Model confidence (mean pLDDT): 80 of 100. The RNA shown here (transfer RNA) has 83 nucleotides and comes from a Microthrixaceae bacterium. Rfam family: tRNA. Its family is annotated with triplet codon-amino acid adaptor activity in the Gene Ontology. The literature on the family includes a 1997 paper in Nucleic Acids Res by Lowe and Eddy, "tRNAscan-SE: a program for improved detection of transfer RNA genes in genomic sequence". It is annotated as a transfer RNA.
[in-house]
RNA sequence: GGGUCGGUGCCCGAGCGGCCAAAGGGAGCAGGCUGUAAACCUGCCGGCGUAUGCCUUCGGAGGUUCAAAUCCUCCCCGGCCCA
Numbered sequence: 001g002g003g004u005c006g007g008u009g010c011c012c013g014a015g016c017g018g019c020c021a022a023a024g025g026g027a028g029c030a031g032g033c034u035g036u037a038a039a040c041c042u043g044c045c046g047g048c049g050u051a052u053g054c055c056u057u058c059g060g061a062g063g064u065u066c067a068a069a070u071c072c073u074c075c076c077c078g079g080c081c082c083a
Base pairs, nucleotide, nucleotide: 001082002081003080004079005078006077007076010026011025012024018066028044029043030042031041032040046055047054048053059075060074061073062072063071
């Protein structure tokens, strides 16, 4: 340099136009159990709010669309293969 696959919440990881603040697991916080701890169980786990809800978010910037994590373009970063 060419080809190909990928980048998602604190971490791992699913998702592939609408039902998404986004499955599941870990970590964390609160509680239950326990003599204590571990293990196990329950709830919470982006922000605001009592709540219907509102706002922001899927590597970065643009675009398409009524609507984008998902499609398109460029860029950044990484894995694998070829040279």

The organism belongs to Microthrixaceae, within Bacteria.